[in-house]
Annotation
The RNA shown here (transfer RNA) has 73 nucleotides and comes from a Betaproteobacteria bacterium. It matches the Rfam family "tRNA". By type it is a transfer RNA. Its family is annotated with triplet codon-amino acid adaptor activity in the Gene Ontology. NCBI's taxonomy places the organism under Bacteria, Pseudomonadati, Pseudomonadota, Betaproteobacteria.

Formats: sequence, C1' cells, structure tokens
RNA sequence: CUCCUCGUAGUUCAACGGAUAGAACAAGCGCCUCCUAAGCGCUAGAUACAGGUUCAAUUCCUGUCGAGGGGAC
Repeated sequence: CUCCUCGUAGUUCAACGGAUAGAACAAGCGCCUCCUAAGCGCUAGAUACAGGUUCAAUUCCUGUCGAGGGGAC
C1' cells in the first nucleotide's frame, strides 16, 4: 500500500429492511432468611462516528476511526 472479517448494555451474545433493539451474567432496589449465599419479583443500562438509499436502516451503500487476519514491497 492492498484485500477480507468484525465494531450492539459493564461482559458474552441475538435481532428477513418493519415488535417498545432481546437474552444470559453482572449492577441497583425489594421479598425471603437470625445473617450471608441461593431462590423469587422489579428497575436502570447499548446500535463506533459522519453522510447516502428507502415510506421505514442495527441490517444495504460510501467515507472516517478502531480491532483481528491474509497478501505485496
């Protein structure tokens, strides 16, 4: 320099172009318990950034940034 894959809650992962972006663990609150743990209930929490296409974008296209991998010099 070039090509490919990826970027979504604190973490690990889901989501045919159309559900209020979902789950588990973690966190907070409550119940239970002598206390803790476990268990049960509730709450908060995310689409890397900027454009484009579309009635509608997490999803498709372009660029930038970041991570990983291949190739060339």